Overview:
This is a predicted structure of a 79-nucleotide RNA (Glycine riboswitch aptamer) from Andreesenella formicacetica. The coordinates come from a structure-prediction model, not an experiment, and the mean pLDDT is 77. Lineage of the source: Bacteria > Bacillota > Clostridia > Peptostreptococcales > Andreesenella. The sequence is in RNAcentral, with records from Ribocentre.
RNA sequence: CUCUGAAAAGUCCUAUAAAUAGGCGCCGAAGGAGAAAGUUGUAUUCAAUAUAGCGAUACUCUCAGGUAAACAAACAGAG
Numbered sequence: 001c002u003c004u005g006a007a008a009a010g011u012c013c014u015a016u017a018a019a020u021a022g023g024c025g026c027c028g029a030a031g032g033a034g035a036a037a038g039u040u041g042u043a044u045u046c047a048a049u050a051u052a053g054c055g056a057u058a059c060u061c062u063c064a065g066g067u068a069a070a071c072a073a074a075c076a077g078a079g
Base pairs, nucleotide, nucleotide: 001079002078003077004076005075010024012023013022014021015020025067026066027065031063032061033060034059038054039053040052041051042050043049044048
């Protein structure tokens, strides 16, 4: 890269012929951001403090994204 499988959450309200836009609510599996106990190292070292890792993820947030189907889709399997 290709193929197959692949979740959650109003097919609510307003405008509109529709596409679409806006509003309120909701989801967590593109991307993005955040973090505890504990633990390891380093520096000063009696304690201790400071600092850098691990913990870290399918957790948390919801900026982005999504909220009938389709599309997309982390991840898994095969080539």